RNAcentral holds the sequence, with entries from MGnify. The RNA shown here (c-di-GMP-I riboswitch aptamer) has 87 nucleotides and comes from a soil metagenome. Rfam family: c-di-GMP-I riboswitch aptamer. Rfam describes the family as follows. GEMM was predicted in a large-scale screen for bacterial structured RNA regulatory elements. Rfam links the family to the GO term cyclic-di-GMP binding.
RNA sequence: GACAAAGGCAAACCCGUCGAAAGGCGGUGACGCAAAGCUCCGAGGCUACCGCGCACACACGUGCGCCACGCCAGUCGAGCCGCCGAA
Numbered sequence: 001g002a003c004a005a006a007g008g009c010a011a012a013c014c015c016g017u018c019g020a021a022a023g024g025c026g027g028u029g030a031c032g033c034a035a036a037g038c039u040c041c042g043a044g045g046c047u048a049c050c051g052c053g054c055a056c057a058c059a060c061g062u063g064c065g066c067c068a069c070g071c072c073a074g075u076c077g078a079g080c081c082g083c084c085g086a087a
Base pairs, nucleotide, nucleotide: 001084008033009032014027015026016025017024018023031074037080038079039078041077042076043075044072045071046070051066052065053064054063055062056061
């Protein structure tokens, strides 16, 4: 894929939990999804504990900037795998 059927996933909010954060997981709940299944391989985005630099400070430290080794597969591409079903 047919304005079909079967079956599936589950955004936001809220609760719990892990984490420095981004975010993950579980519950609740459905905004949506035909790969909203899997893999960070390419692009993009988010975060900055640590580290590096700078400023202030006697110092402890505080602030700012940079940084992915942390994330996002429900941002796009790619790869892999796959349920149902007429014409």